Predicted 3D model of a 72-nucleotide RNA (transfer RNA) from Candidatus Woesebacteria bacterium GW2011_GWB1_39_10. It matches the Rfam family "tRNA". By type it is a transfer RNA. From the family's description: Transfer RNA (tRNA) molecules are approximately 80 nucleotides in length. Lineage of the source: Bacteria > Bacteria candidate phyla > Candidatus Woeseibacteriota. The prediction has a mean pLDDT of 81.

């Protein structure tokens, strides 16, 4: 320098252009004589950043950052 994949809640990962979710961790409750283990609620987000399509973007385009892989 060039092709590829990849960025989403503390952590692993869904969401094929139409209200951004789950599981695990962390809280509170409730069960226990007590802890575990169970149950049940809530909460946690500028979807890497800047634009641009578009009625409407985590998803489609460009560029710029990070991580990984390949090529020279």
């Nucleotide at each position: 320098u060039c092709c590829c994949c990849u960025g989403u809640a503390g952590c692993u990962c869904a969401a094929u252009g139409g209200u951004a979710g789950a599981g695990c961790a962390g809280a509170a409750u409730c069960c226990u004589g007590u802890u575990a283990a169970g149950a049940u609620u809530a909460a946690g987000g500028u979807u890497g950043c800047u634009g641009g399509u578009u009625c409407g973007a985590a998803u489609c385009c460009a560029g710029c950052c990070g991580g990984g892989g390949g090529a020279g």